This is a predicted structure of a 475-nucleotide part of an RNA (small-subunit ribosomal RNA, 3' major domain) from an uncultured bacterium. The full RNA is in RNAcentral, with records from ENA and SILVA. Its Rfam family is "Bacterial small subunit ribosomal RNA".
Context: one part of a larger RNA
RNA sequence: UGACGGGGGCCCGCACAAGCGGUGGAGCAUGUGGCUUAAUUCGAUGCAACGCGAAGAACCUUACCCGGGCUAAAUCCACGAUGACCGCCCCCGAAACGGGGCUUCCCUUCGGGGCAUCAUGGAAGGUGCUGCAUGGCUGUCGUCAGCUCGUGCCGUGAGGUGUUGCCUUAAGUGGCGCAACGAGCGCGACCCCUGUGGUUAGUUACCAGCACGUAAUGGUGGGGACUCUAGCCAGACUGCCUACGCAAGUAGUGAGGAAGGUGGGGACGACGUCAAGUCAUCAUGGCCCUUAUGUCCGGGGCUGCACACGUGCUACAAUGGACGGUACAACGGGAAGCCACCACGCAAGUGGGCGCAGAUCCUGAAAGCCGUUCCCAGUUCGGAUUGGAGUCUGCAACUCGACUCCAUGAAGGUGGAAUCGCUAGUAAUCGCGUAUCAGCAACGACGCGGUGAAUACGUUCCCGGGCCUUGUACA
Numbered sequence: 001u002g003a004c005g006g007g008g009g010c011c012c013g014c015a016c017a018a019g020c021g022g023u024g025g026a027g028c029a030u031g032u033g034g035c036u037u038a039a040u041u042c043g044a045u046g047c048a049a050c051g052c053g054a055a056g057a058a059c060c061u062u063a064c065c066c067g068g069g070c071u072a073a074a075u076c077c078a079c080g081a082u083g084a085c086c087g088c089c090c091c092c093g094a095a096a097c098g099g100g101g102c103u104u105c106c107c108u109u110c111g112g113g114g115c116a117u118c119a120u121g122g123a124a125g126g127u128g129c130u131g132c133a134u135g136g137c138u139g140u141c142g143u144c145a146g147c148u149c150g151u152g153c154c155g156u157g158a159g160g161u162g163u164u165g166c167c168u169u170a171a172g173u174g175g176c177g178c179a180a181c182g183a184g185c186g187c188g189a190c191c192c193c194u195g196u197g198g199u200u201a202g203u204u205a206c207c208a209g210c211a212c213g214u215a216a217u218g219g220u221g222g223g224g225a226c227u228c229u230a231g232c233c234a235g236a237c238u239g240c241c242u243a244c245g246c247a248a249g250u251a252g253u254g255a256g257g258a259a260g261g262u263g264g265g266g267a268c269g270a271c272g273u274c275a276a277g278u279c280a281u282c283a284u285g286g287c288c289c290u291u292a293u294g295u296c297c298g299g300g301g302c303u304g305c306a307c308a309c310g311u312g313c314u315a316c317a318a319u320g321g322a323c324g325g326u327a328c329a330a331c332g333g334g335a336a337g338c339c340a341c342c343a344c345g346c347a348a349g350u351g352g353g354c355g356c357a358g359a360u361c362c363u364g365a366a367a368g369c370c371g372u373u374c375c376c377a378g379u380u381c382g383g384a385u386u387g388g389a390g391u392c393u394g395c396a397a398c399u400c401g402a403c404u405c406c407a408u409g410a411a412g413g414u415g416g417a418a419u420c421g422c423u424a425g426u427a428a429u430c431g432c433g434u435a436u437c438a439g440c441a442a443c444g445a446c447g448c449g450g451u452g453a454a455u456a457c458g459u460u461c462c463c464g465g466g467c468c469u470u471g472u473a474c475a
């Protein structure tokens, strides 16, 4: 000087408390450990691994295993040979591979050149090892308020001071004081979305007034008011008032205002820590393989199942289930696509077919509301499992896809010890969209809107953190 303390003081955070909803029990989905296996590819492992890399494992992917092949795929150079390459057909075969047949170049100064294929040689290739050789990227403490420097001053020196003190703040935020005076990286602000108003503009959006028209609809003429769209501008600064305070600032059922003390949300992550993670995104030193640890193909595996754990979904019902009627979104996506509408089918879907590269066309919102029914039961709850029949995608659904219909109807009566999330348009609850993608194991992830709470006395205690101080045989 740090680190640590079941030392002290001060102060924060859904840290506790106060509340609401879960997990832990059941079934299923998914990841992991373990076991098994020819292989169940590899990585991630307290917080910070475990719906993680994977935003799509039937083949492919694919890195693993078994079997059958090759010595090279791509590109380039040198030398040589051929005239094609492509395409079509036949044989062997599971395919890859191998063999055969047909067809088949351009320019030329005739020296050759271009192009393609083949052979030789050289460069290759490796998801092989080392993340403890590395770059880059990332997690975490933590959006915590800290981490430092120049000059000066103090100390023999390590170092200290500044950065401590008092007040204040979300903040090393600011004020006052002070052997310090300044400065940098962080904080804040500048950026984006959202909340109010003005202005400009008016199609594909809108329709108040004026017309036309329809069974009906902004459908048409038109309009620029309104909604909205999207550019610019204004607006919030403790600016004003009162109280307290030297000030910074704090308090107020204050005024005004759409918004009030950072309005709400996002992007943004200081010096560093964990030899944290990644050699399998990529790049890269070293080491290793070179008729194989490279590469092509067929099949299998990554989906195995006595178990154990994590994360989720669906439930156990009446604030509910079923049936009928009826209303209101936002973000987005669409051409090998989104698909209105019609017909067929109980349905998944199929056959026709309008519109739309889209503010124009397509993409039922659901919970809600209004009725009817069920009457507390393993049930008209719950839907696992299994049998049968089908649909769609795709070369192909046996291992191993999703969906539909009929039948079957398991466990489950609100869950031990323990444990998680959340402070407001939040939790809870309801549906919708997108990426990946032929299809889909999505109940995941990332977004979007609808309905919409309860509680916070307080900081003694648990966890994490900040500042000062104290002890130390630790560094």
Base pairs, nucleotide, nucleotide: 001475002474003472004471005470007469008468009467010466011465012464013463015459016458019422020421021420022419023418026314027313028312029311030310031309032308033307034305035304042053043052064300065299066298067297068296069295070294075123076122077121078120080118081117082116083115087102088101089100090099091098105114106113107112125289126288128287129286130285134283135282136278137277138276139274141272146185147184148183149182150181151180152161153160154159165176166175167174191266192265193264194263196234197233198232199231200230201229202228206223207222210221211220212219237260240254241252242251243250244249316415320374321373322372323371324370325369326368332363333362334361337356338355341352342351343350344349381412386407387406388405389404390403391402392401428451429450430449431448432447433446434445